A computed fold for a 121-nucleotide RNA from Sellimonas intestinalis, annotated as FMN riboswitch aptamer (RFN element).
The organism belongs to Sellimonas, within Bacteria.
[in-house]
RNA sequence: AAAAUUCUUCGGGGUCGGGUGAAAGUCCCAACCGGCGGUGAAAGUCCGCGACCUGCCUUUUGGCGGCUGAUCCGGUGCAAUUCCGGAACCGACAGUACAGUCUGGAUGAGAGAAGAAAAUG
Numbered sequence: 001a002a003a004a005u006u007c008u009u010c011g012g013g014g015u016c017g018g019g020u021g022a023a024a025g026u027c028c029c030a031a032c033c034g035g036c037g038g039u040g041a042a043a044g045u046c047c048g049c050g051a052c053c054u055g056c057c058u059u060u061u062g063g064c065g066g067c068u069g070a071u072c073c074g075g076u077g078c079a080a081u082u083c084c085g086g087a088a089c090c091g092a093c094a095g096u097a098c099a100g101u102c103u104g105g106a107u108g109a110g111a112g113a114a115g116a117a118a119a120u121g
Stems, first nucleotide, its partner, number of pairs: 001120001005117006017029003031101002033091002035049004044089002053066005071087005093104003
């Protein structure tokens, strides 16, 4: 400097309180939470990825897809939908008095992150 290999570990958070009711962590008021990579400056809402769900192929642990939510205004600055100020919005499926927060698949999976070993010139 170039091209690869093996292994290990890590890898998702959240209902104080009150009301109604026979019954609600699900309704109403209010409260709280935000995976991973990228982005001239830091992101739940910009770009992309993962998971959930799903189709086909496949010896398959694999491959190729589909589906997949939400932000604006002002300020500073070379530069910010990422910072500061303000006001909003979004959140799979099954169960149950209707769920981002309870229970369950999940002591699962994974985007990825960190480290170790060996090895070529």
RNAcentral holds the sequence, with entries from Rfam and Ribocentre.